Context: one part of a larger RNA
RNA sequence: UGACGGGGACCCGCACAAGCGGUGGAGCAUGUGGUUUAAUUCGAAGCAACGCGAAGAACCUUACCAGCUCUUGACACCUUCUGACAACUCUAGAGAUAGAGCGUUCCCUUCGGGGACAGAAUGACAGGUGGUGCAUGGUUGUCGUCAGCUCGUGUCGUGAGAUGUUGGGUUAAGUCCCGCAACGAGCGCAACCCUUGUCUUAUGUUGCCAGCACGUUAUGGUGGGGACUCAUGAGAGACUGCCGGGGUUAACUCGGAGGAAGGUGGGGACGACGUCAAGUCAUCAUGCCCCUUAUGUCCAGGGCUUCACACAUGCUACAAUGGCCGGUACAAUGCGCAGCGAGCCUGUGAGGGUGAGCUAAUCGCUUAAAGCUGGUCUUAGUUCGGAUUGUAGGCUGCAACUCGCCUACAUGAAGUCGGGAUCGCUAGUAAUCGCGGAUCAGCACGCCGCGGUGAAUACGUUCCCGGGCCU
Repeated sequence: UGACGGGGACCCGCACAAGCGGUGGAGCAUGUGGUUUAAUUCGAAGCAACGCGAAGAACCUUACCAGCUCUUGACACCUUCUGACAACUCUAGAGAUAGAGCGUUCCCUUCGGGGACAGAAUGACAGGUGGUGCAUGGUUGUCGUCAGCUCGUGUCGUGAGAUGUUGGGUUAAGUCCCGCAACGAGCGCAACCCUUGUCUUAUGUUGCCAGCACGUUAUGGUGGGGACUCAUGAGAGACUGCCGGGGUUAACUCGGAGGAAGGUGGGGACGACGUCAAGUCAUCAUGCCCCUUAUGUCCAGGGCUUCACACAUGCUACAAUGGCCGGUACAAUGCGCAGCGAGCCUGUGAGGGUGAGCUAAUCGCUUAAAGCUGGUCUUAGUUCGGAUUGUAGGCUGCAACUCGCCUACAUGAAGUCGGGAUCGCUAGUAAUCGCGGAUCAGCACGCCGCGGUGAAUACGUUCCCGGGCCU
């Protein structure tokens, strides 16, 4: 000077408390450990690994295993020689490939040759998801969106260092005010950026329809219109600006007015100096080491999907604030041409057939669901719950046996609200309800978004956890 303390003072945070809903018990899904295996590829490991890399393992992916191959190589460049290459057919084979046949004579040209492609040969070399994240770059997590971390000059101290940055107030904030041997400055904070909430204005198509006409069983369907909604630009608006109380005449704070919005309006992006030799050599790049007829490469098959078990994260439930069956209402974000697919026909259904329109504010995905309403069930392991299993089908795709998703019929397990313990959340939040997207041929209970309905509670800071400042 720091760090630490079951030392002290002050302060903050869903940290506790006050509440609401969960996890921990059940079944299933996913990840991990373990076990098994020829292989179950590799990485991630308290918080900060475990629905993580993986925004999607049937083949491919794929790195793993056993087996069949190749050796200048699947890929790059250089040298020499030859030739178009390809496509197609047959034979062998699991295929990679091997052999044979058929076939063809590329482009430019100054006719010397050059270019691209293919084959053969030769070495220089290629190649490695092999090792080291404790050799590294880049990038990421974390403390933590916590309010801190420093510098120049000056001053003090023999010096390490201190001061400034401490003190009194105040703030979300080293935010600001006052004081002070300090005076200034930088990185952070805040603001500038995006979005959302109100209004004005401009423009109205593919959007809208108040008023005026026309038409229809019906519909902005048509003429028309720019009022409204909405869309896209440009502006306005919020600044403690105004009033009152408190405060040191300050910073600021409490209350009020006006206002769509009030004291950072809500949300996002944005992450200081540093810490953890934190993570990543398997995104990529890269030093060194290692392999070079193999640790490289090609192929078909298997595995990553095992299963006495343990943990983590989720989904579905245990029911009547409910299940089932009718009727009926209201979204937003998005996405679409190897695509979205209306309508019609067909099937109990998943789907199938046909196919209008749409490169989309025009057409489609697209009936949102919870809700409201009528009926039924009457507390039961049930008309709860849906695991598991059987049969029959559908879709994608060369191919669903290992190992996909969906449908129908049948089957109908555990489960009657979960021990110790533990998690999330302070408002359009929790809870609950559905919808869309990325990846993607197919495969979503995960992830990322979107809207609908919409609470309870916060006395307070003694205690638990983490953090800041002074001592």
The part of an RNA shown here (small-subunit ribosomal RNA, 3' major domain) has 471 nucleotides and comes from an uncultured bacterium. The coordinates come from a structure-prediction model, not an experiment, and the mean pLDDT is 86. The full RNA is in RNAcentral, with records from ENA.